Predicted 3D model of a 348-nucleotide part of an RNA (small-subunit ribosomal RNA, central domain) from an uncultured prokaryote. Model confidence (mean pLDDT): 89 of 100.

Context: one part of a larger RNA
RNA sequence: CUGGGCGUAAAGGGCUCGCAGGCGGUAAUGACAGUCAGAAGUGAAAGCCCCGGGCUCAACCUGGGAAUUGCUUUUGAAACUUCAUUACUUGAGUUCGAGAGAGGGUGGUGGAAUUCCAAGUGUAGAGGUGAAAUUCGUAGAUAUUUGGAAGAACACCAGUGGCGAAGGCGGCCACCUGGCUCGAUACUGACGCUGAGGAGCGAAAGCGUGGGGAGCAAACAGGAUUAGAUACCCUGGUAGUCCACGCCGUAAACGAUGUGUGCUAGUUGCUGGAGGCGAUAGUUUUCAGUGACGUAGCUAACGUGUUAAGCACACCGCCUGGGGAGUACGGUCGCAAGAUUAAAACUC
Numbered sequence: 001c002u003g004g005g006c007g008u009a010a011a012g013g014g015c016u017c018g019c020a021g022g023c024g025g026u027a028a029u030g031a032c033a034g035u036c037a038g039a040a041g042u043g044a045a046a047g048c049c050c051c052g053g054g055c056u057c058a059a060c061c062u063g064g065g066a067a068u069u070g071c072u073u074u075u076g077a078a079a080c081u082u083c084a085u086u087a088c089u090u091g092a093g094u095u096c097g098a099g100a101g102a103g104g105g106u107g108g109u110g111g112a113a114u115u116c117c118a119a120g121u122g123u124a125g126a127g128g129u130g131a132a133a134u135u136c137g138u139a140g141a142u143a144u145u146u147g148g149a150a151g152a153a154c155a156c157c158a159g160u161g162g163c164g165a166a167g168g169c170g171g172c173c174a175c176c177u178g179g180c181u182c183g184a185u186a187c188u189g190a191c192g193c194u195g196a197g198g199a200g201c202g203a204a205a206g207c208g209u210g211g212g213g214a215g216c217a218a219a220c221a222g223g224a225u226u227a228g229a230u231a232c233c234c235u236g237g238u239a240g241u242c243c244a245c246g247c248c249g250u251a252a253a254c255g256a257u258g259u260g261u262g263c264u265a266g267u268u269g270c271u272g273g274a275g276g277c278g279a280u281a282g283u284u285u286u287c288a289g290u291g292a293c294g295u296a297g298c299u300a301a302c303g304u305g306u307u308a309a310g311c312a313c314a315c316c317g318c319c320u321g322g323g324g325a326g327u328a329c330g331g332u333c334g335c336a337a338g339a340u341u342a343a344a345a346c347u348c
Stems, first nucleotide, its partner, number of pairs: 004319003007302002012316001014201004021194003025088007033081002035077008049065006091191001092188003095184005103177007110154001114150008125136002162169002206247006215241002220236004258315006266293012297304002321348003330341004
């Protein structure tokens, strides 16, 4: 090299875009690089292998053959791959007409609740718990009414509903903007798939600068509980949570299932379109998505099963006993925290 794997045993990169590379639809013609066939040259000798011969045998020596699967040159073949040219439309894309959507960004705006402030009514408790206490309250709390301020989140609708590549996205309105689906004819004519490096995006926490700060709340303080209680419970409470800009680049970033394409029983929901029959109700066909069950098959089993973990192909990533260790050292990145790349000794 060949070989076995990656839902749960070790193993799918967090996600996308994409240079190089790898792979690539249908038909014709040509070339003949790969490929295939023939021939020639070469592939030292010895050795190995086969058939013989010589030492009484053998080891050993020796003759011949085969092999040397290779390389070079040359003559041909043209199915496949390749290359060139031409053509095609089913892959891919464009156009036109519709459609759904918490897809993204910016600005504005609404009501409920909470806390605080001011004032009115009103009086002795309130709060909290398993029970209490810390706490608040006669300087008038809690409750209730009116007015005002602030910040954050958007009840109902709400749904194995929708959208997005993933992370994720939910009051309402406007503007800017990405993608998707269906239907239709016309157009381009393989323009495609994957993608090492690379680039971009990437929850929460954390970091920097400047704002903001209602509620919640690491740390911290106090009260309880307890043998103790650096906890669970309670009263407070600062970073933070929010905004702008810039970093960080990690998660059980999960469907623990890479992307793309084709093929392989069905049944039944939901979402968005289109068509047929019926004026409505409904029924039926079809496309795209999203669930449940299930056949064949697969699987160690669990399970999976047209949204495959089935049958195949293309390309990428990754795995190779447990611990040491996702650590040390070195490199790269980062303000730092740290991230990434990534061993060995030793041990079982």